Molecule: RNase P RNA; transfer RNA
Organism: Rhodospirillaceae bacterium
RNA sequence: CCAGAUGGCCGGAUGGCCGCCUUCGUGUCAUGCACGUCUUCGUGCAUUCACGGGGGAGGAAAGUCCGGGCUCCACGAGAACACGGUGCCGGGUAACGCCCGGCGGGGGCGACCCUAGGGAAAGUGCCACAGAAAGCAAACCGCCGGCUUCAGGCCGGUAAGGGUGAAAGGGUGCGGUAAGAGCGCACCGCGUCGCCGGCAACGGAGACGGCACGGUAAACCCCACCGGGAGCAAGACCGAGUAGGGGCAGUGGGUCUCAAGACCAGGCGCGUUCUCGCGCUGCUGCCCGGGUAGGUCGCGCGAGGCGUUCGGCGACGGACGUCCCAGAUGAAUGGCCAUCCCCUGUCGUUGACAGGGACAGAACCCGGCUUACAGGCCAUCUGGCUUU
RNA sequence: GCCGACGUAGCUCAGGGGUAGAGCAACUGAUUCGUAAUCAGUAGGUCGCAGGUUCAAAUCCUGCCGUCGGCA
Repeated sequence: CCAGAUGGCCGGAUGGCCGCCUUCGUGUCAUGCACGUCUUCGUGCAUUCACGGGGGAGGAAAGUCCGGGCUCCACGAGAACACGGUGCCGGGUAACGCCCGGCGGGGGCGACCCUAGGGAAAGUGCCACAGAAAGCAAACCGCCGGCUUCAGGCCGGUAAGGGUGAAAGGGUGCGGUAAGAGCGCACCGCGUCGCCGGCAACGGAGACGGCACGGUAAACCCCACCGGGAGCAAGACCGAGUAGGGGCAGUGGGUCUCAAGACCAGGCGCGUUCUCGCGCUGCUGCCCGGGUAGGUCGCGCGAGGCGUUCGGCGACGGACGUCCCAGAUGAAUGGCCAUCCCCUGUCGUUGACAGGGACAGAACCCGGCUUACAGGCCAUCUGGCUUU
Repeated sequence: GCCGACGUAGCUCAGGGGUAGAGCAACUGAUUCGUAAUCAGUAGGUCGCAGGUUCAAAUCCUGCCGUCGGCA
């Protein structure tokens, strides 16, 4: 210098002017309430306005995919079943499907990266097409032996070779054999047994077994562990109306009736104006509780931020100090100017001019994951080239 | 803000591990003087996108994208 790997950080900077939301303080006009005062008036609270001080989006505020806090509902307690989730080992954490450190497997020359990774000798299912044969063994072409009349055919042996397939019942080599075959032997793989190291996953070496056990559980299933449901539009409080419910009292046209009550009349609406039909219905006053609109709370001190130090490989934990840091509700967090920074374009170059500033914006809160993101910075490491 | 469902041909939908279908629409031909209807045939698909499991994925799993619906 080139090409990479890993971890972390920033997310335009400074100043001025004008606004928006919130909070605190001071002052002030008027009104209301309460208290004091004989009264004028004084004090306190709320509302209006003015001035001043403090704070005001993110690393993802996003997707709503996991885990919790909080709230309500259900439930006497526990267990089992069903359903859903998780799944190598150890640790961290309030908890997790997250994180850290290891193990096994795979990839890369390497730094390093990926990995849903329990059980297939409990059982069931599936393995299309091709192929002789697809899970239980089977024999198409071959190879070998025997019989037969040459070609060829028949019977038997074999699973080394060919062919099919994703997959053909251990692999390589030597011996052996009619040809072959774990038939025998060596190494590798596999299984069983104990030994050593490790908390463990697992690793190492050894003996024995001649091989018995194909794949698939992100198919059903088995095993272990976890899980009650819903979600701030949860939930709590206040609470209007010329909307509507109930109770009491008074009072009201006629008929029947002791009364209760019933019927007619009256009023309102609809169908089609009337006839006729259907539906609703007394009036006044007082009282009661429930909901809606609307408002208030929930709602900002929290598994909190920053710094130092200690323990730990690390995730993280302990101690001490310090700080208070958004709470809107049609929803604030913005706009303009100047200087600088970055990008693009033009002129034709030590520069000038023009345009632009990534992804995106809280809505109960917190821990994670995933996804989007212009440009830039830092640290450690790997491979290669050149020079000394 | 919270919760749920669905993406397959131009349209409406089947298919739920073994290589993609139906109806309508489109195109060609036949029939007709001509059109429609009818008959015969043809073409058309990254199964929303990406990754994974598997011999094999539209189908199973995970993450995104889009559409629709419900709750005051």